């Protein structure tokens, strides 16, 4: 100097004038008007996970459907998210990707093509025999040549045979086993087996954890209107006991006296909610779903200080945590946060000029709060910092 | 704002991971004096963009783009 990796910021800056919205304040012809103070993101997005909060009448245990995660280990309030490590692949490197659990439980698939797609077979080859005078035919052995195909029942080499073949050796793969480090995944080392074990779980499955549902239009209250209106559709409306304390009925002038189909009681059984069941406790003689009809389109409250951000310091290799100290500046109802001019600053593009450099032009992405967090994917013109890595060149 | 779902020739639909298939329409050609209708025949696609897999419309992941549903009271 070139070209590369990573991690981290920023994504215009002042000022004037005009305008939009909210708190607060004051004025006011009730229409509004003034003034002070404040007003979007790093992703407010996608709504892809994972919590907080409310509500589903309320707890608790089991099972079962379903839906998720998926090398180890740790953070964290959780997480499919981050941080190390391990193993696989890519790059010279610096570093980057990896949905990376089981395929010798079980079941399905492996199109074409080829002889054969998985407890294997023989199309062409090779070798034996055995007919034939030769081209050939038949019978066996092989599984080593060749073809096919993504993928052919372990690879190479030697030996051995009639041809061969884990048949036998020697290195490589593989298995489980053993020692010897690791908290583990995994990592070396030894003996052993003679190959049995082809792919595919983002097929179905099996192991392992984990997870009730809905959503701020959720929920509370306040106010106003209207027909506390209809309809279909589930379950239940059951057995007993007890008398008069109340009803009701019956006799009776009354007092009382019976009687209980009906009702209030008391018991048991039955219904009622979120798949089922058990078990406590609630609620019911009714319950409970779904549809069509009537109104209204108000107000406050949830509602922004919170697993919040910054410094700093202490543990940890890191994510992260403890401690201290500091600061807090939209909160909304279909929903304000712009616009225009001057300067500056990056950036382009012309023109001058040997050069610093002047001059004129143009010009700043992606996008937009909507109960709040913690990740993740996306989208983003153009810059800066900081570490590293590769190559020239120069001392 | 919240929740669901759909994307396949111009239109409407089908398709066990194995050369994407039917109607209709376009277009050309018989047929007719000419038009319709019939009859042959061609054109023309899995919404983009990764991954899994020998192979993807299909199985998984991210965008895009359309669609649906939901206020409160009694």
């Nucleotide at each position: 100097g070139c070209g590369g990796a990573u991690g981290g910021c920023c994504g215009g800056a002042u000022g004037a004038c005009c305008g939009c919205g909210a708190c607060g304040g004051g004025g006011u012809u009730c229409g509004c008007c003034c003034c002070u103070u404040c007003g979007a993101g790093g992703a407010a997005a996608g709504u892809c996970c994972g919590g907080g909060c409310u509500c589903c009448a309320u707890g608790a245990a089991g099972c079962a459907a379903g839906g998720g995660u998926g090398c180890c280990g740790g953070g964290u309030a959780a997480c499919g998210c981050c941080c190390g490590g391990c193993c696989g692949g890519g790059g010279c490197a610096a570093c980057c990707c990896g949905a990376g659990g089981g395929a010798a439980a079980g079941c399905g698939c492996c199109a074409c093509a080829g002889a054969g797609a998985u407890g294997a077979g023989u199309c062409u080859g090779c070798c034996c025999c055995g007919a034939g005078u030769u081209u050939u035919c038949g019978g066996g052995g092989u599984g080593a040549u060749g073809g096919u195909g993504a993928a052919a029942c372990g690879g190479u080499g030697g030996g051995g045979u009639a041809a061969g073949a884990g048949c036998c050796c020697a290195c490589c793969g593989c298995g489980g086993u053993c020692c010897g480090g690791g908290c583990a995944a995994c990592c070396g080392g030894g003996a052993c087996g003679g190959c049995a074990a082809g792919g595919c779980a983002a097929g179905c499955c099996c192991c392992a954890c984990c997870c009730g549902g809905a959503g701020c239009a959720a929920u509370g209250c306040c106010g106003a209107a209207u027909a506390g209106g209809g309809g279909u559709c589930u379950c239940a409306c059951g057995c007993g006991g007890g008398g008069c304390c109340g009803g009701u009925c019956g006799c009776g002038c009354a007092a009382g006296c019976g009687a209980u189909a009906c009702c209030g009681c008391c018991g048991c059984a039955g219904g009622g909610a979120u798949g089922c069941u058990u078990c406590a406790g609630c609620c019911c003689a009714g319950a409970g779903a779904c549809c069509c009809g009537g109104g209204u389109u108000g107000g406050c409250a949830g509602c922004u200080g919170g697993a919040a951000c910054c410094c700093g310091u202490c543990g940890g290799u890191a994510a992260c945590g403890g401690c201290g100290g500091g600061c807090c500046g939209a909160g909304a109802g279909g929903a304000a946060u712009g616009g225009u001019c001057a300067u500056c600053c990056a950036g382009a593009g012309g023109g001058g000029g040997c050069a610093a450099c002047c001059c004129c032009u143009u010009g700043g992405a992606c996008a937009g709060a909507a109960c709040c967090c913690g990740g993740c994917u996306u989208a983003c013109a153009g810059g800066c910092c900081a570490u590293c890595c590769g190559c020239g060149c120069a001392u | 704002g919240c929740g669901g779902g759909u994307a396949u020739g111009g239109u409407g639909a089908a398709a066990u991971g194995g050369u994407a298939u039917c109607a209709c329409a376009c277009g050309a050609g018989c047929u007719u004096c000419c038009c319709a209708a019939g009859c042959u025949c061609u054109u023309g696609g899995c919404g983009c963009g990764g991954g899994u897999u020998c192979g993807a419309u299909u199985c998984c992941c991210g965008c895009u783009a359309c669609c649906c549903g939901c206020u409160c009271c009694a």
Two RNAs folded together computationally: RNase P RNA and transfer RNA, 469 nucleotides in total. Its mean pLDDT, the model's own confidence on a scale to 100, is 76. Rfam match: Bacterial RNase P class A.